RNA sequence: CAGGGUGGGCGCGCGGUCGCGCCCGGGGGACCUGCCCCCCGGGUGAGGAAAGUCCGGGCACCGUAGGGCAGGGUGCCAGCUAACGGCUGGGCGGGGUAACCCGACGGAAAGUGCCACAGAGAAGAGACCGCCAGCGGCCCCCAAAGGGGGUGCGGGCAAGGGUGAAACGGUGGGGUAAGAGCCCACCGCCCGGCCUGGCAACAGGCUGGGGCACGGUAAACCCCACCCGGUGCAAGGCUCGGUAGGGAGGAAGGGCUUGCCCGGCCCGCCAGAACCUCCGGGAUGAGCCGCUUGAGGCCACGGGCGACCGUGGUCCCAGAGAGAUGACCGCGGAAACAGAACCCGGCUUACGGCCCACCCUGGGCC
RNA sequence: GGGGCUGUAGCGCAGCUGGGAGCGCGUCGCAAUCGCACUGCGAAGGUCAGGGGUUCGAAUCCCCUCAGCUCCACCA
Repeated sequence: CAGGGUGGGCGCGCGGUCGCGCCCGGGGGACCUGCCCCCCGGGUGAGGAAAGUCCGGGCACCGUAGGGCAGGGUGCCAGCUAACGGCUGGGCGGGGUAACCCGACGGAAAGUGCCACAGAGAAGAGACCGCCAGCGGCCCCCAAAGGGGGUGCGGGCAAGGGUGAAACGGUGGGGUAAGAGCCCACCGCCCGGCCUGGCAACAGGCUGGGGCACGGUAAACCCCACCCGGUGCAAGGCUCGGUAGGGAGGAAGGGCUUGCCCGGCCCGCCAGAACCUCCGGGAUGAGCCGCUUGAGGCCACGGGCGACCGUGGUCCCAGAGAGAUGACCGCGGAAACAGAACCCGGCUUACGGCCCACCCUGGGCC
Repeated sequence: GGGGCUGUAGCGCAGCUGGGAGCGCGUCGCAAUCGCACUGCGAAGGUCAGGGGUUCGAAUCCCCUCAGCUCCACCA
């Protein structure tokens, strides 16, 4: 210098003129304050994804929130965390010259199902072509013995061809009528034991057994281990006003989550009230709380390879209710995807461009 | 804002436990009729919403994205 890899940051800035939401202070408007309206001043005002709603948690209600079945999810090991399907580190497998990247990565010798078409045969399988000897015809050569070719029958074989996504170890030798783990050597594979390293996944080694038995599929049922109660801020609580203010059922060994059962809890002999469920009806209003201080941001030090944790200091940084954060002009190279609505931790998806650090490969120069 | 469901030919829909993409109406051509309709015969027409993965093989199973439909609140 060129190409590549990983991690992180920014994601319009400055100036001018108007405009908006929220908070604080001051003044004015009809009543003393508050609420409401107007004016002035100050502060503050979208994102890395606010998105998809795919996971996890907080919070709220379901009287409780415990066990089991069912149902759903996750799936190498260890750790981080409030929790997770997330993240970090490691193992194994795959890709790349490398830096590095990717992996739904438990079990197919617990059982069941499926493997279309093609093919002889698709799971203790199988013989179409082929190879081989035997027997019986036929043809040819030969003086004869015999030899050759082709064919039929009943057999042997699984080496070669062929089918398929997949065909029941590989190479070489022996062996045989021809062959074959049939036998042997090496490689591979399976099962068991022991040792070493590691928390573990796993890796390495030693040794014994087995000619090999055990194809694929679990994002098919299933088995194993672990996790999960349901509904969601339109949850839920309070106040004012309007309209309507009817009916049925639930109560005894019954009711109560989420479809069921158990435990547990509650109520309890009758009636009413209250409560719950369903049907039917009414209204289609207003205000307050939940509502933003939080697993919070930044800085320093310490622990850890790291995710992360601890201590100290410092800061307050949107909270609307038809829903604010905008418009125009100038300069600067260019200005993408996109707009909070209970909050937080992730994942995924969309995105023009800029900057920084480290690493790898190739080439050149000193 | 939150929850649920659906997407297959022009329209309405099947396709169940993965192996052939189908049915009805409609469209087009031919026949029949003087002509039209009905009818009969035949034909065309599909990125299975889009992308990726699992599998030998995906409309079907899994993940992501897009589009459409639907439900919720208050009082008693």
Predicted 3D model of RNase P RNA and transfer RNA as a complex of 442 nucleotides. Rfam match: Bacterial RNase P class A.